[in-house]
RNA sequence: AGAGUUUGAUCAUGGCUCAGAACUAACGCUGGCGGCGCGUCUUAAACAUGCAAGUCGAACGGAGUAGCAAUACUCAGUGGCAAACGGGUGAGUAACACGUAGGUAAUCUACCGUUGGGUGGGGGACAGCUCAGGGAAACUUGAGCUAAUACCGCAUAACAUCCAUUUUUCUUCGGGAGGAUGGAUCAAAGCAGCAAUGCGCCUGAUGAUGAGCCUGCGGCCUUUUAGCUAGUUGGUGAGGUAAUGGCUCACCAAGGCAACGAUGGGUAGCCGGCCUGAGAGGGUGAUCGGCCACACUGGGACUGAGACACGGCCCAGACUCCUACGGGAGGCAGCAGUUAAGAAUCUUGCACAAUGGGCGCAAGCCUGAUGCAGCGACGCCGCGUGCGUGAUGAAGGCCUUCGGGUUGUAAAGCGCAGUAGACAGGGACGAAUAAAUUGACGGUACCUGUCCAAAGCACCGGCUAACUACGUGCCAGCAGCCGCGGUAAUACGUAUGGUGCAAGCGUUGUUCGGAAUUACUGGGCGUAAAGGGCGCGCAGGUGGAUUGCUAAGUCAGGUGUGAAAACCCGGGGCUCAACCCCGGGCCUGCACUUGAAACUGGUGAUCUGGAGUCUCGGAGAGGCAAGUGGAAUUCCAGGUGUAGCGGUGAAAUGCGUAGAUAUCUGGAGGAACACCAAUGGCGAAGGCAGCUUGCUGGACGAUGACUGACACUGAGGCGCGAAAGCGUGGGGAGCAAACAGGAUUAGAUACCCUGGUAGUCCACGCCCUAAACGUUGUCGACUAGGCGUCGGGGGUAUCAACCCCCUCGGUGCCGAACCUAACGGAUUAAGUCGACCGCCUGGGGACUAUGCUCGCAAGAGUGAAACUCAAAGGAAUUGACGGGGGCCCGCACAAGCGGUGGAGCAUGUGGUUUAAUUCGAUGAUACGCGAAAAACCUCACCUAGGCUUGACAUGCAGUGGAAUGGUGCAGAGAUGUACCAGCCGCAAGGCCGCUGCACAGGUGCUGCAUGGUUGUCGUCAGCUCGUGUCGUGAGAUGUUGGGUUAAGUCCCGCAACGAGCGCAACCCCUACCGUGUGUUACCAGCAUUAAGUUGGGGACUCGCACGGAACUGCCGGUGACAAACCGGAGGAAGGUGGGGAUGACGUCAAAUCCUCAUGGCCUUUAUGUCUAGGGCUACACACGUGCUACAAUGGCCGGUACAGAGGGCUGCCAAAGCGUGAGUUGGAGCAAAUCCCACAAAGCCGGUCCCAGUUCGGAUUGGAGUCUGCAACUCGACUCCAUGAAGGCGGAAUCGCUAGUAAUCGCGGAUCAGCAUGCCGCGGUGAAUACGUUCCCGGGCCUUGUACACACCGCCCGUCACACCACCCGAGUUGGUAGCACCCGAAUCGGCUGAGCUAACCGUAAGGAGGCAGGUCGUUAAGGUGAGACUAGUGAGGGGGGUGAAGUCGUAACAAGGUAACC
Repeated sequence: AGAGUUUGAUCAUGGCUCAGAACUAACGCUGGCGGCGCGUCUUAAACAUGCAAGUCGAACGGAGUAGCAAUACUCAGUGGCAAACGGGUGAGUAACACGUAGGUAAUCUACCGUUGGGUGGGGGACAGCUCAGGGAAACUUGAGCUAAUACCGCAUAACAUCCAUUUUUCUUCGGGAGGAUGGAUCAAAGCAGCAAUGCGCCUGAUGAUGAGCCUGCGGCCUUUUAGCUAGUUGGUGAGGUAAUGGCUCACCAAGGCAACGAUGGGUAGCCGGCCUGAGAGGGUGAUCGGCCACACUGGGACUGAGACACGGCCCAGACUCCUACGGGAGGCAGCAGUUAAGAAUCUUGCACAAUGGGCGCAAGCCUGAUGCAGCGACGCCGCGUGCGUGAUGAAGGCCUUCGGGUUGUAAAGCGCAGUAGACAGGGACGAAUAAAUUGACGGUACCUGUCCAAAGCACCGGCUAACUACGUGCCAGCAGCCGCGGUAAUACGUAUGGUGCAAGCGUUGUUCGGAAUUACUGGGCGUAAAGGGCGCGCAGGUGGAUUGCUAAGUCAGGUGUGAAAACCCGGGGCUCAACCCCGGGCCUGCACUUGAAACUGGUGAUCUGGAGUCUCGGAGAGGCAAGUGGAAUUCCAGGUGUAGCGGUGAAAUGCGUAGAUAUCUGGAGGAACACCAAUGGCGAAGGCAGCUUGCUGGACGAUGACUGACACUGAGGCGCGAAAGCGUGGGGAGCAAACAGGAUUAGAUACCCUGGUAGUCCACGCCCUAAACGUUGUCGACUAGGCGUCGGGGGUAUCAACCCCCUCGGUGCCGAACCUAACGGAUUAAGUCGACCGCCUGGGGACUAUGCUCGCAAGAGUGAAACUCAAAGGAAUUGACGGGGGCCCGCACAAGCGGUGGAGCAUGUGGUUUAAUUCGAUGAUACGCGAAAAACCUCACCUAGGCUUGACAUGCAGUGGAAUGGUGCAGAGAUGUACCAGCCGCAAGGCCGCUGCACAGGUGCUGCAUGGUUGUCGUCAGCUCGUGUCGUGAGAUGUUGGGUUAAGUCCCGCAACGAGCGCAACCCCUACCGUGUGUUACCAGCAUUAAGUUGGGGACUCGCACGGAACUGCCGGUGACAAACCGGAGGAAGGUGGGGAUGACGUCAAAUCCUCAUGGCCUUUAUGUCUAGGGCUACACACGUGCUACAAUGGCCGGUACAGAGGGCUGCCAAAGCGUGAGUUGGAGCAAAUCCCACAAAGCCGGUCCCAGUUCGGAUUGGAGUCUGCAACUCGACUCCAUGAAGGCGGAAUCGCUAGUAAUCGCGGAUCAGCAUGCCGCGGUGAAUACGUUCCCGGGCCUUGUACACACCGCCCGUCACACCACCCGAGUUGGUAGCACCCGAAUCGGCUGAGCUAACCGUAAGGAGGCAGGUCGUUAAGGUGAGACUAGUGAGGGGGGUGAAGUCGUAACAAGGUAACC
């Protein structure tokens, strides 16, 4: 410090996710030790048991025990002090509760320190105790006795308190502090000691400590909480308190708080700190420390210096317990512990030795505070599980290309060391003191000796360090995100290996970080989310120039404070560290104080530049109102006139013989204003259009004068605000939702047509929305220009108007800098800045729900959450696509010729059948395809019979001697069996058989693991690269453009210049000529023959070689002086002459594992191999490809002519003979320009048939044969005789072909024993047509749109059906919370009363003072009743939403998406 993830790729936007650190954690696996820490986050739930606050006999009387006694000890009670500390918890609390800084002149403070004064003299009681009683108990009643440091008078008394007079000083002007004089009031306790004396007691002053109260500032969410408040705000007086104060009361006034967020609701103890972060921040408030609050729930006071009191009291309530049923007792949020809850949190331990606290003169007692120990890897820190050596690189494991590699110096082995622990020996610090005594921890830490233990967890596709094998086969599973898994998974499971961390490791949860993803530091708003529809304007924010004063902000110095701990730095102590100790820094803050005066603010004065006013002028659909005009539509009346009109893609509905449409005249009525007209003008926006008049707003220009900052923005607020819609009343020509009809269609609740009502218009009143858009808030300043246009002014010139130049204001286009993700913006900014407002924070849910406000309603404004996804979205790029555009090709259409589809047969396929009908090929690009030959073989399939190192290859070991051939027998055969014959070499061995081991074999699977080969787009003209340039980039350029071509062919132009693979050419055949050569070819002339048969010839044909020839070369025209095209000449051939071979980058996971090769998998007495027979030849059907036909351009018969290219020794086979024929006999010739196959056929000549199911057609069937072959039954071909089916030119649809082509005719070859309508070739005869490119199909280039990229066979929307999930409404129903009204009202406190009772004082007494009980009133908790509010649960049913591999219906959107889309 970043990374992954939206795309085919790119940039930017944007969310999600990861890597880090941390934890009071929990869970899984694992676990050696120690130190230091931490340990109910849930339920402020309930608690058994024990302990946690007592102490003092030197305050007091008494009782008991011991003692002879003196006396000592113990104890309940009276009394004193403490129990308000310490310990726990965080429920409540949004508050002066906390933090911080102050105030208290408005206060108190026991014990303690310092200091002044005092402590005289009396009195009366009450507990305990005794007696008598009540009660189960808790406890309690009456009578009597008694002490005190308990209680009460009296005396004395001030520097105390109060009052009065006077004075000094300070002051916030309220008062405070002090002095003087006078008056009034108020105290006390004793105990110990022989004593000295000590400890107390009373009253002051002061200090310290602690506390109370007040104030400024600071720190949560929510306005879907906007108004709150009656002791409320203030005053006067009184009461009350330690003390100010509505704290309380009476009276008076009517205030107080709030958008700088009152009131209400929700949540929450606050802080030092802790975690994170570079910081700013964010989160948090365990342990430790400070403060607060609470103590079963609620209320209350008492005591006291201090409490409204955790282990005190009273009352009420809930709960638990005891009970004799009458009544009582209790409060672990103290330490342990228990139960429940929960993912989860410990021992009913030891000790007061230390530190600290209470009491005490002290000894001492108490202390679950505390110090320790125990349990828990809960955390941090430290240590260990060994070190050295050790290569046959052992064995084993795993992998393997079988060679090896790896685990791995790892192990073993050898040498050495020795921690925890065990045992043994020693043994602390913490302990203070003059000395003695005193240790829970603890015989612990530590030291010494001997023996001597201990590694796991996660991960290994990318992010992210680390890979292989096997298993599994979209299963099981994984997953933080992207995503893995459908037979070769580095992603699942296991193993080997590896990586990381390590007594831990992972997972989950939470927080911060990364996230500049709430942006103060540090973001944005034209199109990604985001500018309010527009204006006016209160508050608020901001604000021109000069100058004086001030000092709030600001800046500087000083002072105080900012507790300790923590953090950082330095040092020290535990062996180190964690931890602990010391010192320093820090604590960024607040307050006070001194100063400065630039800037901001405040204040005074001045100014004119911002802003405004006046004067003059012109422009304008600016607004409102009234009036008025013509054209057109429609309607009405009349005339003319006749059969149609209207409408559409085509029609129909509709109108019309009752006279329409058309046309003429007249009239009525409503609405809108052609031309001018604009890229124009006006307005804040919405918006505004005939003409005239009236009223009226704003802007602009020019000139001078005036005011003197009067300004900008603007939350709320107010006003305006298209269309549609609503209310009332008018109006209604045209148009036209709804609706009706006609069409279209599979349907058509649409698009089209005919009608048509609201509405559109007017008046008044509402509504308040919009793609209200420049998708761009308002204002101001600054930053190159160029060209238009509207309004005004000026200058030069002119008679004048233009033109030209300058300028102000508006409105457009282009463009520099600059900005932008890009597109684009660019003085009318989206540039550079300033001021203010509005708004955004992933997509969906959701322009929703709910609440509230507004509205007559429709609805509008405000506006969530659950849940769900990993994206959604922007700009641009390359493709692909379009029922987008342009240009251009192709038998693509058109123009033609002939077919297919109908028939019969052949052949292939599907289907069906079968024991098997082997397998593959399946739109184009499968289907006479693999197969250029299935009777056996082939053969892969089926049935049956055999073999198992095998039918075949190689090697090893052992063994035998043959192998092999013949004959017989059995068998369907393979084979078995019997007999006979039967090796070489000196040896090693060769050869063969048998046994065994390695291995063979597989047409078994995977063409989606592959090589090779092939099809197709397509013989289409394309596909790319280097360098340069442009772009952030994907990419672009080149390759686009203007021409041209069959062609990215060539030319020109050009930020491109070149190059490669393709095109073309080079190759082959063919067409013409030449040269050479003439046998087996040829024969003109000569001779010869039946015959080029022979002699001869080398002319011709032809064959074989080698050359020539054609290049737009020539001429004319067109074209850009180009490329090229058109026409012509010559030529055998003319513009690639014709044909072939040749197939770019790539596409279709196209085809083939059954040609071959090959990875992996499977099989091994079988999926191998041998054999016999069967099957691949089946047959209701369907399709493809063909053959033969349907006839007269023909059939049949007879005669007769002319090819080319091939093949031939396991061969082609002549002549001749035989047979109707297939064929046969025969054997000549020929390894071939020699011989043979081999007669070419259509054609031509002649004859016949006469339109018919025929002399067409030949299927089918019967019979008889031929040939091949081991063998023609299943299942060959051919021949002859006989038979003579369908079929009369073929529906929808569809195929081929542009010239020696189609059509038609025959011939040859491969395969092959035999079998051809198929295939591959060959020649013969030999057409028609092409206007043209609108349309169909395919393709090329440019451009455009795109929501497509698996790329239109794409994408995608909504209803319905099903499942699940969360939510809203809901008749209601059940709880909770807070408040209001009323009723009732405990304890307590206060007031009043107090006829009852009454020790201290007064009084001789009576009595009094005072007090108590009792009574009563008031405040009030809980409780009750009532009406509402808020909130939670639940709810028949209703509603939409989301999600869910393959459901239904349609086709809305994306292309002109087939009616442009959208609001």
The prediction has a mean pLDDT of 86. A computed fold for a 1463-nucleotide RNA from an uncultured Spirochaetales bacterium, annotated as small-subunit ribosomal RNA. Its Rfam family is "Bacterial small subunit ribosomal RNA".